Predicted 3D model of a 74-nucleotide RNA (transfer RNA) from Candidatus Falkowbacteria bacterium CG10_big_fil_rev_8_21_14_0_10_43_10.

[in-house]
RNA sequence: GGGCAUAUAGCUCAGUUGGUUAGAGUGCCACGUUGACAUCGUGGAGGUCAGUGGUUCGAGUCCACUUAUGCCCA
Numbered sequence: 001g002g003g004c005a006u007a008u009a010g011c012u013c014a015g016u017u018g019g020u021u022a023g024a025g026u027g028c029c030a031c032g033u034u035g036a037c038a039u040c041g042u043g044g045a046g047g048u049c050a051g052u053g054g055u056u057c058g059a060g061u062c063c064a065c066u067u068a069u070g071c072c073c074a
Base pairs, nucleotide, nucleotide: 001073002072003071004070005069006068007067010026011025012024013023019057028044029043030042031041032040050066051065052064053063054062
C1' cells in the first nucleotide's frame, strides 16, 4: 500500500428482508425471603446502536467517507 471482518448497557452478546417501546445474560441499586450470609424472587437505574453525511414516510439494519481493533496479502 491492497483486501476482509468487527464496533449495540460496566462486561459478554442477540436484534429475522428497513416498520410501530432497542433486548437478553451477567454485574450494579432497592425491596422481599433468612437469626445472619449466600441462594432465590420482584422491581429499578444504566444506551448519542464507533463518528459524519446521505437514501427513505421511516435506519441499529441500506449507501459513501472517516476512526479504532483484529486477520490475510504484498
The source organism's lineage runs through Bacteria, Bacteria candidate phyla and Candidatus Falkowiibacteriota.
It matches the Rfam family "tRNA".